Context: one part of a larger RNA
Molecule: large-subunit ribosomal RNA, domain VI
Organism: Desulfamplus sp.
RNA sequence: CGUAGGAUAUUUGAGGAGAACUGUUCUUAGUACGAGAGGACCGGAAUGGACGAACCAAUGGUGUUCCUGUUGUUUUGCCAAAGGCAUAGCAGGGUAGCCAAGUUCGGUAAGGAUAACCGCUGAAAGCAUCUAAGCGGGAAGCCAACUUCAAGAUAAGAUAUCCCAUUUGAGAAAUCAGACUAAAGACCCCUUGAAGACUACAAGGUAGAUAGGCUGGGUGUGUAAUCGCAGUAAUGCGUUAAGCUAACCGGUACUAACAGGUCGUGAGG
Numbered sequence: 001c002g003u004a005g006g007a008u009a010u011u012u013g014a015g016g017a018g019a020a021c022u023g024u025u026c027u028u029a030g031u032a033c034g035a036g037a038g039g040a041c042c043g044g045a046a047u048g049g050a051c052g053a054a055c056c057a058a059u060g061g062u063g064u065u066c067c068u069g070u071u072g073u074u075u076u077g078c079c080a081a082a083g084g085c086a087u088a089g090c091a092g093g094g095u096a097g098c099c100a101a102g103u104u105c106g107g108u109a110a111g112g113a114u115a116a117c118c119g120c121u122g123a124a125a126g127c128a129u130c131u132a133a134g135c136g137g138g139a140a141g142c143c144a145a146c147u148u149c150a151a152g153a154u155a156a157g158a159u160a161u162c163c164c165a166u167u168u169g170a171g172a173a174a175u176c177a178g179a180c181u182a183a184a185g186a187c188c189c190c191u192u193g194a195a196g197a198c199u200a201c202a203a204g205g206u207a208g209a210u211a212g213g214c215u216g217g218g219u220g221u222g223u224a225a226u227c228g229c230a231g232u233a234a235u236g237c238g239u240u241a242a243g244c245u246a247a248c249c250g251g252u253a254c255u256a257a258c259a260g261g262u263c264g265u266g267a268g269g
Base pairs, nucleotide, nucleotide: 001152005163006162007161008160009159010158011157015149016148017147018146021049022048023047024046025045026044027043033038051106052105053104054103055102059100060099061098062097066093067092068091069090070089071086072085073084074083075082076081111143112142117137118136119135120134164268166179167178168177169176170175180266185263186262187261188260189205190204191203192202193201210256211255212254213252214251215250216249217248220244221243227238228237229236230235
């Protein structure tokens, strides 16, 4: 820009893309077959490999500062308690998120038309012949089926709902100019996100839990500081399952989503 008014939702599916794998074991059955050795078709079940998708309850990894321990040094006047630097100083753990080595799931079957091939009926050619007319069977392949995108599918589809009902002048008309009007809806802007390079998408903007803060809980770490007691002291014990605790789950308008602006018209060839 188009889809002959403008919107907001929900959709149909022309067409496109993806997927498509396979082993072993048991059973049928030591059956059919075979002198024996050996050893099935068909059918039924189980369990794997590789590949793919999703996910984080469990198993684990990471988790650059959540907790603790600790070395050297330095600062807060000193003790104690803390902070800085040394790869995150080193070490032991670890929430959310992300992840696999982890968990769950997938390929199937059933349909249609066929290939090679196997047939029925059957003449030309009194026979024969699957073929010439006609009719069947038949593949991991083809078309569907499964998942997904999809009306710029210009043949531009469908359904539901919402919105707009002034006027003056010029002109033959098309139309132009001026007032009035400014809808539904959308955007800018702002608070954000398990969304994201940007954009987009999604949640929200006071009629509000969108983010921060606060608060309750959870999780992690592992018993803070102070004080008291014991010990010459290092240290231990009690207060104390303490203190602290990121991204998690709730609640709460305390802070910030304020203030404002723009587009879109007047019933539709």